A computed fold for a 516-nucleotide part of an RNA from a metagenome, annotated as small-subunit ribosomal RNA, 5' domain. The RNAcentral record of the full RNA draws on SILVA.

Context: one part of a larger RNA
């Protein structure tokens, strides 16, 4: 000189757009953040509305309605969204490669959907418990669940035949056997929307390799599934991945092993560059989800708002027993130099369910705090010497604030009151005769125009020895005090405090602190 997720002081008008717990991966009161689908079921009649009855408490029908609560089922919950604890590793970056998934959801494309069966929840009736949560009895449904038939370009098995190939084998491909499937629902229909099996595709994700990645030799030796063969068994899938048996090997001064620090990268700061720092926000990736382990489900997980089990902690208990996990998005306490609102909305963007209307979405879109940071913009403007008053200072004669002020002319951004008033939003939804109609905005009565008064409401903060642009009087008198370095102050201090002056810089200015 530049930089920042800053903080601290002193000041402080407005606006645009961005940023905001760097610390305790510390512990959480409330709410809220993952539901949807009556066009899959089977049953159900709350709240409301009307109507009739009424003892004025209510009851009883219809509506509202395929609609609420609850239940079977299906799809979703593996995404979104946080955070960085661990990780010095194929955890990332980069370039390769393959023994295999990609069976959901989506795109193409080829075939299919026949015909039974048995329960069950929920309900009801019993019943244990304080509760949380169950038991037993009894009924019923499907697109829930079991079997029957149908099988091929799918799978296994077996003969052949071509090819690669020393050999086991592999690849193509022809035959012959065996296995495995399916819902239905809407509609008057015409169809639509699921189901079901196969190829192909898209998108994902899994494993392998090469090179690249902090410090410490005051860490030198380190390994027994360790290095490798063979069989097996697991797996999607190769592999000491596991397990038997057999050899005895792997790795290390090109730093093994240990120990310590750390989430990596695009990027971000600086610097001419090389390089040196850093990894906040935004994007990729990867771990984590109270500590630790382990599976189930299900295309996908070893699963933050799922389940087991074990601890540690906080809660309720009728003391027998149970319920919790904010590193989601407000907030709370604690920690600290230090970091926001228990907001509005689903109109836009995206996403889940749904055929659709929708729902549901603390993702998002916005508003709020905060000079925390970048830009913009304003606190006016011209004229105006007898150079006025006051101040300071002086050699007392003046000089200096200082065209500064005051008068006078003048503008009115900005904030201020009034008035008007978007764009985002139609390609979406809904009607439709297909020509067109129509409906939706949280921000937000904003931005943006237009009028109204009136210089009105709007400067600070650091410095003035030299490095460094900027001088004087007065106090003090090695004291008070200053200070980035050199160094001032001991009675004339341009260095301390104060008062005029000037100087920078400006809704900021200064100090720390940090990296170049």
């Nucleotide at each position: 000189g530049a930089a920042c997720g800053a903080a601290c002081g002193c000041u402080g008008g407005c606006g645009g757009c961005g940023u905001g717990c760097u610390u305790c991966a510390u512990a959480c009161a409330u709410g809220c953040a993952a539901g949807u689908c009556g066009u899959a079921c089977g049953a159900g009649a709350a709240c409301g509305c009307u109507c009739u009855c009424u003892u004025c408490g209510g009851a009883g029908a219809g509506c509202u309605a395929u609609u609420a609560a609850a239940g079977u089922g299906g799809c979703a919950a593996a995404c979104g969204g946080g955070u960085g604890a661990g990780u010095a590793a194929c955890a990332c970056g980069u370039g390769g490669g393959a023994a295999a998934c990609u069976u959901g959801c989506c795109c193409u494309u080829c075939g299919g959907c026949g015909g039974g069966g048995g329960a069950u929840a929920a309900g009801c009736c019993u019943u244990c418990g304080a509760a949380a949560g169950g038991a037993g009895g009894u009924c019923u449904a499907a697109u829930a669940c079991c079997g029957c038939a149908u099988a091929a370009c799918a799978u296994c098995g077996g003969a052949g035949a071509a090819u690669c190939g020393c050999c086991u084998g592999g690849u193509u491909u022809u035959c012959c056997g065996a296995u495995c499937a399916a819902a239905g629902c809407a509609g008057c229909a015409a169809u639509g929307c699921a189901c079901c099996g196969g190829a192909g595709g898209a998108u994902g994700g899994u494993c392998c390799c090469g090179c690249g990645c902090c410090u410490g030799a005051u860490u030198a030796g380190c390994u027994u599934g360790a290095u490798g063969g063979c069989a097996g068994g697991a797996u999607a899938a190769c592999a000491g991945c596991c397990u038997a048996c057999c050899a005895u090997g792997g790795c290390g001064a090109c730093g093994a092993u240990c120990a310590g620090u750390a989430g990596c990268c695009g990027g971000c700061c600086u610097g001419a560059g090389a390089g040196g720092g850093u990894g906040a926000a935004c994007g990729g990736c990867c771990a984590c989800a109270c500590u630790g382990g382990g599976a189930c489900u299900g295309a996908g997980a070893u699963a933050c708002g799922g389940c087991c089990c074990a601890g540690a902690c906080u809660c309720c208990u009728a003391c027998g027993g149970g319920a919790g996990g904010c590193a989601g998005c407000a907030g709370u306490a604690g920690g600290g130099a230090a970091u926001a609102u228990u907001g509005c909305g689903c109109a836009a963007u995206g996403g889940u369910c749904g055929c659709a209307a929708g729902a549901c979405u603390g993702a998002c879109g916005c508003a709020g705090c905060a000079a925390c940071g970048c830009c913009g913009c304003g606190u006016g403007g011209g004229u105006g010497a007898u150079g006025a008053a006051g101040u300071u200072u002086u050699u007392c004669g003046g000089a200096a604030u200082g065209u500064a002020a005051a008068a006078c002319c003048c503008u009115u951004u900005c904030a201020g009151u009034g008035g008007g008033g978007a764009a985002g939003a139609a390609u979406u939804g809904c009607c439709u005769u297909c020509g067109g109609g129509u409906u939706u905005g949280a921000c937000g009565g904003u931005a943006c125009c237009c009028a109204c008064a009136g210089a009105a409401g709007a400067a600070g903060u650091c410095c003035c020895g030299g490095c460094c642009a900027a001088c004087u009087c007065c106090g003090u008198g090695c004291c008070a005090g200053c200070a980035g370095c050199c160094g001032c102050g001991g009675u004339a201090a341009c260095a301390c405090g104060g008062g005029g002056g000037g100087g920078a810089c400006a809704a900021g200015c200064g100090u720390u602190g940090u990296u170049c």